[in-house]
RNA sequence: AGGGGUGUAGUAUAAUGGUAGUAUCGUGAUCUCCAAAAUCAUUGGUAGGUGUUCAAAUCAUCUCGCCCUUG
Numbered sequence: 001a002g003g004g005g006u007g008u009a010g011u012a013u014a015a016u017g018g019u020a021g022u023a024u025c026g027u028g029a030u031c032u033c034c035a036a037a038a039u040c041a042u043u044g045g046u047a048g049g050u051g052u053u054c055a056a057a058u059c060a061u062c063u064c065g066c067c068c069u070u071g
Stems, first nucleotide, its partner, number of pairs: 001070007010024004018054001026042005047063005
């Protein structure tokens, strides 16, 4: 330098172009003499730009990060 894959919450992981979920972590509450466990509630997210579309995490393109591969 060329080719391919991948990027979603602190972490892990879903989502047929149509309200971005789940678990865990965190926070609060209940319970308890206190704490742990358990139960209930709750905060927080689509790497960035442009385009297509009534509507984009999803499609196209460029950039960036990571991984694999060719020479």
Molecule: transfer RNA
Organism: Cyathus stercoreus